A computed fold for a 129-nucleotide RNA from an Acidimicrobiales bacterium, annotated as Glycine riboswitch aptamer. The coordinates come from a structure-prediction model, not an experiment, and the mean pLDDT is 77.
Parts: sequence; structure tokens; C1' cells
RNA sequence: CUAGGCCGCGCUGGAGAGCAGCGGGCUCAUUGCCCGCUCACCGAAGGGGAAAGCUCCGGUUUCAGGCAAGACUCGCAGAAGGGCGGUCGCCGGAGUGAAACUCUCAGGUUCCACGACAGCGGGGGCACA
Repeated sequence: CUAGGCCGCGCUGGAGAGCAGCGGGCUCAUUGCCCGCUCACCGAAGGGGAAAGCUCCGGUUUCAGGCAAGACUCGCAGAAGGGCGGUCGCCGGAGUGAAACUCUCAGGUUCCACGACAGCGGGGGCACA
């Protein structure tokens, strides 16, 4: 001297789905809003789920036939070892493991508000680097 990822803030953009029915409350009001119940829907606040992979545990090898899980010119042993171990693979289980996928808990289904995410601009921090 010092960037991005990361966190916050400001501005801008930002989809989907019932202006549903019934009851109650506020209101001058038949307006608008709120609460509860019922049915139908949406996915982009938030939240939940787990694929490949990775890690760990257990199992897995004669011949012939059959069948598709074994392979090795690996190591040890040699008593009649078809034994013990190793590496890779295969089978089963457990853990970890992402989203705009999926669930629809929450939230939402006129406008407003909210809104994942994106752009621009600051700030913090990464930096004991």
C1' cells in the first nucleotide's frame, strides 16, 4: 500500500398463485382494514429433504457344474495350511454432502407491503494475511 469471496446499508429492477365463501370486530359507511374457520392454489422471506463423491465399519476369492464379484508375477506361512494379511474392486450399513431441484411447516394468492436473486454506490471485514 492492498482486491475478490463474506456481512450490513442506500437506490433500481424483481415472478407465481382466490379482489374466494362464511362468521366476528374496528370504521359515519354497503368503504377499507383486522381476526377466526372452510375449500382451492403459489414458491423467490425463512425453514426441512438428500445424489454423485469422500470417510469409516462389516462381509466378499479352491475345482467342476451353474451363476455373474472378484483380481493380483503382492507379503507371510508350508504341517495334507487352499490359512493369515495387503492393495484394488464388489455388496451392505453409518456419517458427511448442493441448488433456482423438492416439501409446502412457515409465508403468500387486487393495489400497497414483503420478495430469492441481479445491477450500481458506500461502509465493515478478509489483514496477526